[in-house]
RNA sequence: GGGGAUGCAGCUCAGUGGUAGAGCAUGUGCUUAGUAUGCACAAGGUCCUGGGUUCGAUCCCCAGCUCCACUA
Numbered sequence: 001g002g003g004g005a006u007g008c009a010g011c012u013c014a015g016u017g018g019u020a021g022a023g024c025a026u027g028u029g030c031u032u033a034g035u036a037u038g039c040a041c042a043a044g045g046u047c048c049u050g051g052g053u054u055c056g057a058u059c060c061c062c063a064g065c066u067c068c069a070c071u072a
Stems, first nucleotide, its partner, number of pairs: 001071002004068001007065001010024004018055001026042005048064005
């Protein structure tokens, strides 16, 4: 340089054109003599950035950026 893949909660990852979820982690309560475990609840997201299509975009299209490995 070339073609490709990745980007979503603190971490690991789902998700579908119609206002985004799980597990772990965190906080609170219950349980316990206390801790752990268990149960319930809660908080936590401008879905990488910009533009386009659409009544409506996390999802489709374009460009850029990040990161990954491949190839020269």
Annotation
This is a predicted structure of a 72-nucleotide RNA (transfer RNA) from Marmota monax. The same sequence occurs in records of 4 taxa. It matches the Rfam family "tRNA". The family's RNA type in Rfam is transfer RNA. About the family: Transfer RNA (tRNA) molecules are approximately 80 nucleotides in length. Its mean pLDDT, the model's own confidence on a scale to 100, is 81. The sequence is in RNAcentral, with records from ENA, GtRNAdb and Rfam. The organism belongs to Marmota, within Eukaryota.